[in-house]
Context: one part of a larger RNA
RNA sequence: UUGGGCGUAAAGAGCGUGUAGGCGGUCUGUUAAGUCUGGUGUGAAAGCCCUGGGCUCAACCCAGGAAGUGCAUUGGAUACUGGCAGACUUGAGUAUGGGAGAGGAAGGCGGAAUUCCGAGUGAAGGGGUGAAAUCCGUAGAUAUUCGGAGGAACACCAGUGGCGAAGGCGGCUUUCUGGACCAAUACUGACGCUGAGACGCGAAAGCGUGGGGAGCAAACAGGAUUAGAUACCCUGGUAGUCCACGCCGUAAACGAUGGGUACUAGGCGUUGCGGGUAACCACUCCUGCAGUGCCGCAGCUAACGCACUAAGUACCCCGCCUGGGGAGUACGGCCGCAAGGCUAAAACUC
Numbered sequence: 001u002u003g004g005g006c007g008u009a010a011a012g013a014g015c016g017u018g019u020a021g022g023c024g025g026u027c028u029g030u031u032a033a034g035u036c037u038g039g040u041g042u043g044a045a046a047g048c049c050c051u052g053g054g055c056u057c058a059a060c061c062c063a064g065g066a067a068g069u070g071c072a073u074u075g076g077a078u079a080c081u082g083g084c085a086g087a088c089u090u091g092a093g094u095a096u097g098g099g100a101g102a103g104g105a106a107g108g109c110g111g112a113a114u115u116c117c118g119a120g121u122g123a124a125g126g127g128g129u130g131a132a133a134u135c136c137g138u139a140g141a142u143a144u145u146c147g148g149a150g151g152a153a154c155a156c157c158a159g160u161g162g163c164g165a166a167g168g169c170g171g172c173u174u175u176c177u178g179g180a181c182c183a184a185u186a187c188u189g190a191c192g193c194u195g196a197g198a199c200g201c202g203a204a205a206g207c208g209u210g211g212g213g214a215g216c217a218a219a220c221a222g223g224a225u226u227a228g229a230u231a232c233c234c235u236g237g238u239a240g241u242c243c244a245c246g247c248c249g250u251a252a253a254c255g256a257u258g259g260g261u262a263c264u265a266g267g268c269g270u271u272g273c274g275g276g277u278a279a280c281c282a283c284u285c286c287u288g289c290a291g292u293g294c295c296g297c298a299g300c301u302a303a304c305g306c307a308c309u310a311a312g313u314a315c316c317c318c319g320c321c322u323g324g325g326g327a328g329u330a331c332g333g334c335c336g337c338a339a340g341g342c343u344a345a346a347a348c349u350c
Stems, first nucleotide, its partner, number of pairs: 003322004007304002012318001014201004021194003025088007033081002035077008049065006091191001092188004096183003103177007110154001115149007125136002162169002206247006215241002220236004258317006266295011299306002323350003332343004
């Protein structure tokens, strides 16, 4: 619990699909539920307010009046909201034609490099560091040449470049598949926005079963460093990292900025598509739409800063905050194989 807020002070759910609900374009008619207005009834007494009166005053008491935001019923008004009926095309969508893209899933293929194995050459070192040592090497290492195996990742292109709702996505190619954008017409005719619950997706790590294992590398071991060194450095090295299927459901899941619509100076880049001018071709000049950046006016802001990709001006819907600690904890519930996750206090204390 009225309010005031949520980029950085507490506060935008990690992201989407969508149920209920809330909100909803233009015109006409109708209805009269909301709304506005009049009448009637009721709204006990006491009290409050007004007038008058009684106790010597007052408190107090008595009489009369008014008020009583409300409810019911009835008559009327019809701008707005709602209901009903009809119409419209600007919102939304469908059809047609295009080009762009690391968007997603599955399959196939390729080269460089590391490691390992076999063979050749070859000789005594190599490796590593601040310096060393552990370590590897005369059972021939390092180096070099050829052949082979296997796994993982894809240099250059590469870009404040692209795509995706977010997480995220990067060698080439095939198949399947989602979305966005542009152009010109035609069509549907408000079909829209948001979205409590719900459902789905969701990096890394972690878990289950089965594979795989080159490099890297928690744990672990050794060598150094150091007063110590359960570290930083070095030599090794197992889970894991990879694949399939199933869980987990978290993050500085960040733009620390929810979604939608409309409006509000400019300037300079860049991506996609289009129009015009010029013309041999527009990359160059002018311009439209959609995206993505930088600078900057008004305005906003505590300041920093934001500034047509708003944190400006407004409206609609959702989520969230309400001093610090205790605590994102306990308890309970739900979920999970577990790890734990979600929901979420209080005592006490400053």
Small-subunit ribosomal RNA, central domain from an uncultured delta proteobacterium, 350 nucleotides, folded computationally. The RNAcentral record of the full RNA draws on Greengenes. Its Rfam family is "Bacterial small subunit ribosomal RNA". The prediction has a mean pLDDT of 89.